[in-house]
Context: one part of a larger RNA
RNA sequence: GAAUGAACGCUGGCGGCAGGCUUAACACAUGCAAGUCGAACGGAAACGAUAAAGAGCUUGCUCUUUAGGCGUCGAGUGGCGGACGGGUGAGUAACGCGUGGGAACCUACCUUAGUGUUGGGGACAACAUAUGGAAACGUAUGCUAAUACCGAAUACGCUCUACGGAGUAAAGAUGCCCACUUCUUGAAAGGUAUCGCACUAAGAUGGGCCCGCGUGAGAUUAGCUAGUUGGUAGGGUAAAGGCCUACCAAGGCGACGAUCUCUAGCUGGUUUGAGAGGAUGAUCAGCCACACUGGGACUGAGACACGGCCCAGACUCCUACGGGAGGCAGCAGUGGGGAAUAUUGCACAAUGGAGGAAACUCUGAUGCAGCAACGCCGCGUGGAGGAUGACACAUUUCGGUGCGUAAACUCCUUUUAUAUGGGAAGAUAAUGACGGUACCAUAUGAAUAAGCACCGGCUAACUCUGUGCCAGCAGCCGCGGUAAUACAGAGGGUGCAAGCGUUAUUC
Numbered sequence: 001g002a003a004u005g006a007a008c009g010c011u012g013g014c015g016g017c018a019g020g021c022u023u024a025a026c027a028c029a030u031g032c033a034a035g036u037c038g039a040a041c042g043g044a045a046a047c048g049a050u051a052a053a054g055a056g057c058u059u060g061c062u063c064u065u066u067a068g069g070c071g072u073c074g075a076g077u078g079g080c081g082g083a084c085g086g087g088u089g090a091g092u093a094a095c096g097c098g099u100g101g102g103a104a105c106c107u108a109c110c111u112u113a114g115u116g117u118u119g120g121g122g123a124c125a126a127c128a129u130a131u132g133g134a135a136a137c138g139u140a141u142g143c144u145a146a147u148a149c150c151g152a153a154u155a156c157g158c159u160c161u162a163c164g165g166a167g168u169a170a171a172g173a174u175g176c177c178c179a180c181u182u183c184u185u186g187a188a189a190g191g192u193a194u195c196g197c198a199c200u201a202a203g204a205u206g207g208g209c210c211c212g213c214g215u216g217a218g219a220u221u222a223g224c225u226a227g228u229u230g231g232u233a234g235g236g237u238a239a240a241g242g243c244c245u246a247c248c249a250a251g252g253c254g255a256c257g258a259u260c261u262c263u264a265g266c267u268g269g270u271u272u273g274a275g276a277g278g279a280u281g282a283u284c285a286g287c288c289a290c291a292c293u294g295g296g297a298c299u300g301a302g303a304c305a306c307g308g309c310c311c312a313g314a315c316u317c318c319u320a321c322g323g324g325a326g327g328c329a330g331c332a333g334u335g336g337g338g339a340a341u342a343u344u345g346c347a348c349a350a351u352g353g354a355g356g357a358a359a360c361u362c363u364g365a366u367g368c369a370g371c372a373a374c375g376c377c378g379c380g381u382g383g384a385g386g387a388u389g390a391c392a393c394a395u396u397u398c399g400g401u402g403c404g405u406a407a408a409c410u411c412c413u414u415u416u417a418u419a420u421g422g423g424a425a426g427a428u429a430a431u432g433a434c435g436g437u438a439c440c441a442u443a444u445g446a447a448u449a450a451g452c453a454c455c456g457g458c459u460a461a462c463u464c465u466g467u468g469c470c471a472g473c474a475g476c477c478g479c480g481g482u483a484a485u486a487c488a489g490a491g492g493g494u495g496c497a498a499g500c501g502u503u504a505u506u507c
Stems, first nucleotide, its partner, number of pairs: 001507004006503005013379005020371001021337001026335003030332003035080003040077002043073002047071002050067008087290003096215007105207002110203008118152001120150002127142006157168004172195006216262003223253003228250008265287004269280004292313005315326004343369001345368003351365001352363004382412004393402003417444006426434001451496005456477003462491005472479002
């Protein structure tokens, strides 16, 4: 000199953009953060409309009952999604990351093709009845639907094969049309369109696995290793493999640093520097790991799953003492820790995500607003004139000199400010949280707006008074013991400026 996720002191007008728990991966009250589909299903708790019946009377309204027939829809069965999005950096020195290769794999939804979508069955919720429990939550009996579940048939293919053969699927829904019959209108059969369903092949996307090289410190860590290194056979996995098991061999790694210990998420980047290099890894983006601590699997295309399950542990809460409930390293917020880090805000209008045929619903992702000079950038705090050089203050050799065109005063302007009126783009077929915001116009009037540090040398800037090795200053040299440009105050000056200094850290 440059830099910072900074903090502290003094001061503080506005706007744009960006960032804001670096410490306790400490504990958490409360609310919200993942639902959705009635075009899969049986249905009807709530709300609404309608119809019918009844009652009341103000005779066109009110009330009651009934009707899933209608709009819709609580709970339930079922499907898809809760593996994304969001957070944190504890662990990890590792194929974790970066980079370049590889072969033995999987991939829901999506795309392109091919072939099918036949015919049956029995349950379980919901519900009803009874009943246990303080609660959480159950138990028994009975009834019922499906795109839930299970046989049968078929097999373009696919898998296995001793090449003879064997095994292996599926689900329907909605709209429209037509004719017929029972005659009131509702359903079946049929046709058609769309969305599905099953199997197969290919693609796309995403992922799993292996290898070369690179990626901290310590030798005051020198030896480490028995599933250890390799083989055979088997098991296991989506898949190669000691991944696992049995048997056999005795190997494998290491001063080119094994093993051990300490530290640490990695990268694109960021920062500094002429560069080489050093330091660093907030925000944003990619990858990894974790979700109270430890372990485990289930479901599923995908997890060994932050707002799923089971077990153990610590902690907190409820309890009728028998037993239960919980997990903010999601967004706000609280306590605590700390030098230190914000609102229990608005909206789904936009972008994106989940579900849905769609309308739409959900979305603390996201878009916005709020707080704090935390940073960068921009703007303002007025402009022109104005000397007999006022007053005050400081100084003085008492003549004067400085502050100083500075002020007063005259004229002008209105960025900003305040008030009033109009008022976007962002989104259009329609829908705007931001927001009556940005912006525009008019009015008022210099009106609302300057501080901080320093002045011995380094280093730009000097005098007076007080103090008297005291009080104090100080980055280094050093200053102060009676004339201190170095302490304290004042006047003046220098530097930067809505900031200025100090501290910390990096180059």